[in-house]
The prediction has a mean pLDDT of 78. Bacterial RNase P class A from Micavibrio sp. UBA5703, 391 nucleotides, folded computationally. The sequence was found by an Rfam model in a public genome assembly.
RNA sequence: CCGGAAGGUCGGAUGGCUGCUCUCGCUUCAUCGCGGGGGAGGAAAGUCCGGGCUUCACGCAAAUGCGGCGCCGGGUAACGCCCGGACCUGACCACCCUCGGGUGGUUCAGGAUGGAAAGUGCCACAGAAAACAAACCGCCGAUGGCUGGUUCCUCUCGAGAAACCAGUACAGGCAAGGAUGAAAAGGUGCGGUAAGAGCGCACCGCGUCUCUGGCAACAGCGGCGGCACGGAAAACCCCGCCGGAAGCAAGACCAAAUAGGAACCGCACAUGGCGUGUUUGCGCGUCGCGGUUCGGGUAGGUCGCUCGAGGCCUGCGGCAACGCAGGCCCCAGAUGAAUAGCCGUCACCCCGCAAGGGGAACAGAACCCGGCUUAUAGACCUUCCGGCCAU
Numbered sequence: 001c002c003g004g005a006a007g008g009u010c011g012g013a014u015g016g017c018u019g020c021u022c023u024c025g026c027u028u029c030a031u032c033g034c035g036g037g038g039g040a041g042g043a044a045a046g047u048c049c050g051g052g053c054u055u056c057a058c059g060c061a062a063a064u065g066c067g068g069c070g071c072c073g074g075g076u077a078a079c080g081c082c083c084g085g086a087c088c089u090g091a092c093c094a095c096c097c098u099c100g101g102g103u104g105g106u107u108c109a110g111g112a113u114g115g116a117a118a119g120u121g122c123c124a125c126a127g128a129a130a131a132c133a134a135a136c137c138g139c140c141g142a143u144g145g146c147u148g149g150u151u152c153c154u155c156u157c158g159a160g161a162a163a164c165c166a167g168u169a170c171a172g173g174c175a176a177g178g179a180u181g182a183a184a185a186g187g188u189g190c191g192g193u194a195a196g197a198g199c200g201c202a203c204c205g206c207g208u209c210u211c212u213g214g215c216a217a218c219a220g221c222g223g224c225g226g227c228a229c230g231g232a233a234a235a236c237c238c239c240g241c242c243g244g245a246a247g248c249a250a251g252a253c254c255a256a257a258u259a260g261g262a263a264c265c266g267c268a269c270a271u272g273g274c275g276u277g278u279u280u281g282c283g284c285g286u287c288g289c290g291g292u293u294c295g296g297g298u299a300g301g302u303c304g305c306u307c308g309a310g311g312c313c314u315g316c317g318g319c320a321a322c323g324c325a326g327g328c329c330c331c332a333g334a335u336g337a338a339u340a341g342c343c344g345u346c347a348c349c350c351c352g353c354a355a356g357g358g359g360a361a362c363a364g365a366a367c368c369c370g371g372c373u374u375a376u377a378g379a380c381c382u383u384c385c386g387g388c389c390a391u
Base pairs, nucleotide, nucleotide: 001387002386003385004384005383006382007381008380009379010378012346013345014344015343016342017341018340020039021038022037023036024035025034026033041362045373046372048371049370050369051368052367053247054246055245056244066243067242068241069240070239071085072084073083074082075081086113087111088110089109090108091107092105093104094103095102096101114238115237119236120235122231123230136178137177138174139173140172143171144170145168146167147166148165149164150163151162153160154159186204187203188202189201190200191199205227206225207224208223209222211220212219213218251303252302253301254300261294262293263292264291265290266289267288272287273286274285275284276283310329311328312327313326314325315324316323317322348359349358350357351356
């Protein structure tokens, strides 16, 4: 210098003019006006998890049902989040060896990681067999059967009986090897055997018991056991812990016009009033009409609304997440929904010899916090890895 990985920070600065919104001061009856101050984000997003707050329901506790969570310790208001650790799996590196694996690691990545010796069910296809084991190919033929031969014995000279040898693979033995599968009933080696097999032994694994270390998950040494206990709980289930519901369109308050309601007063109470259709007559419908006051409630308005598990700096404690102490700061609060528009200067990137031209991501608060997830051009910082060049 180039390329890459992990973690973190930022994600334009500044000036002028014209506007918008909130707020404070002056002025005003009130506006208006003048002046000062604040005015989007790291995700404001998805609305996935945890809380605050509000209303509703509810005596308290427990159980049952339903839903969620699930290695251990810590952090936190809380969490399914964060930090640290354990274990497992994979990668990489190193070492060992019987060349198939084993052991180890200041490395990297991932893990819904309680229980499968409580019970029920499941394990497709393939395969003999998928869990009370079993036997397709194969291996064996020790034992029994059958066939043949040899030797010896007996006899009625046909044969019979016994032993041994060879064959066969009928009864049977085996699970080493092959084949199937995601998974095949411990692995490797030696012995052993008819062939085999934890059948015996050594090492490894597994189980169990004690001890040691650790708060714990767990790890390690030793003894015992020939091996029981395949997988899967993201099937039901069991165990432990947590959980009432809905959400700021929550909810509280003030309160027009019109219509309807109640009370009181006045008029009328049927030869009447009101409506119907301009009047009268006639007809029809109806039982009131006018005023005052009150209450509910709509439009509208106000509150909830932003000082909060708040931010920044310093110090201390802690491996860390984080906590404690001190100091400083106030930092959007709209609702037909403000946070904008135009013109410069500087910085960054690209093109160009230059003048100059172009570009600049994802994205917009809506009650508020803590997380997670997703989107994001580009720049910077720290640590590490690889390559090239120079000394």